[in-house]
Molecule: Bacterial RNase P class A
Organism: uncultured Cellvibrionales bacterium
């Protein structure tokens, strides 16, 4: 220069007109109510406080994913007595976290030239399937081509001292080194040895067991030493195992007002029944349930926003993270608030809108910025 990986921010900016919600402080109208005063008992006048109108100052007003609802919680309530089975879920090792299936760092394995980048990474010797066709033969898993005639056996032929020899052929013998089939075929290279082969045997290399060295550990080891040696593959099949597991969900839950119909009807039961916020059994606690017409009221407060919170700084760790100080308040709406114009100026502007909260995960994102790595070309 070019071409890539990993990690951060950003998501339009300034001015001006006018609009929308929150919170805080003050004014003004309006209502209700506490206390005291005066009354002609009809109210009135002064304080305070709540509520709504109106207006003024000050502040604040969506995201890095708000989405997905996929995990995890925190809170509320069932409501508090638990146990046991099915059921689920996780799945290498160490650690961080409230916690998790997250993260971080590490080990194996796979990719890729690297820089990374991706694992659904416990068990096959407890058990059952499954791996079409092919091919001898696919796990109690082999003999088709092919090689060989040594010894035994058979077959013919020659010679024969009838005792036997040689000598060709082949399987009904031997073989599993070469070919073949297949995704996958009984480690692998070479020497020896055989009739021909065959870890038969040896040497090296690979597997398998101990040791002994590093590490917390998972796991590594041009480490030692034994053993002729692989009891195959698949568990994202079923299964075994080893740890964890109520449930519902702010439409949760709580307060207040106001209204109805204290309604009718059916079925199970009467404590051996019935009911109780996964299932099902034990157990507990209770003493009635359960269904279906039909009729009020859905309004108002609160739960609602100070947190496992944000940012600095110093300090411990490789690092996720943690401690210590100091500092800020940073949406709470409730048919659902932040919009509308006009100028300049650019990056010409993507994906997209909170609705109890909060931590991962996942997904989709135009265009701009920084940084650290790796390859590659050409110069010096």
């Nucleotide at each position: 220069a070019g071409a890539g990986u990993c990690g951060g921010c950003u998501g339009g900016a300034c001015a001006g007109u006018c609009g929308c919600u929150c919170u805080g402080a003050g004014u003004u109208u309006u209502g209700u109510u506490u206390u005291g005063g005066c009354u002609u008992c009809g109210g009135u006048c002064a304080u305070g406080a709540c509520a709504a109108u109106a207006c003024u100052c000050a502040g604040g007003g969506a995201g890095g994913a708000a989405a997905g609802u996929c995990c995890g919680g925190g809170c509320u309530c069932c409501a508090a007595a638990g146990g046991g089975u099915a059921g689920a879920g996780u799945g290498c090792c160490a650690g961080g976290u409230a916690a998790c299936u997250c993260c971080u760092g590490g080990g194996g394995g796979g990719c890729g030239u690297g820089a990374g980048c991706c694992u659904a990474c416990g068990g096959a010797c407890a058990g059952u399937g499954c791996a079409g066709c092919a091919g001898a033969g696919a796990g109690u898993a082999g003999a088709c081509c092919g090689c060989c005639u040594a010894a035994g056996g058979g077959c013919g032929c020659c010679c024969u001292c009838u005792g036997g020899g040689g000598u060709g052929c082949a399987a009904c013998g031997g073989u599993a080194a070469g070919g073949g089939u297949g995704a996958a075929a009984g480690g692998g290279u070479g020497c020896g040895g055989u009739a021909a082969g065959a870890g038969c045997g040896c040497a090296c290399c690979g597997c398998g067991c101990a040791a002994c060295u590093g590490g917390c550990a998972a796991c590594a080891g041009c480490u030692u030493g034994u053993g002729g040696c692989a009891u195959g593959g698949u568990a994202a099949a079923c299964c075994c195992c080893a740890c964890u597991c109520g449930g519902a969900g702010c439409a949760a839950g709580a307060c207040c007002a106001a209204a109805u119909a204290g309604g009718a009807a059916u079925c199970c039961g009467u404590a051996u029944g019935g009911c109780g916020u996964g299932a099902c059994c034990c157990g507990c606690g209770u003493u009635g349930g359960a269904u279906u017409c039909g009729g009020g009221u859905a309004g108002g407060u609160u739960g609602c926003u100070u947190g496992a919170g944000g940012u600095g700084u110093a300090u411990g760790g490789c690092g996720a993270c943690g401690u210590a100080c100091a500092u800020c308040c940073c949406a709470g709406a409730u048919g659902a608030a932040u919009g509308a114009c006009u100028g300049u100026u650019c990056a010409c502007g993507a994906c997209a809108g909170a609705a109890c909260c909060c931590g991962g995960c996942u997904u989709a994102c135009a265009g701009g910025c920084c940084g650290a790595c790796u390859c590659u070309g050409a110069u010096a």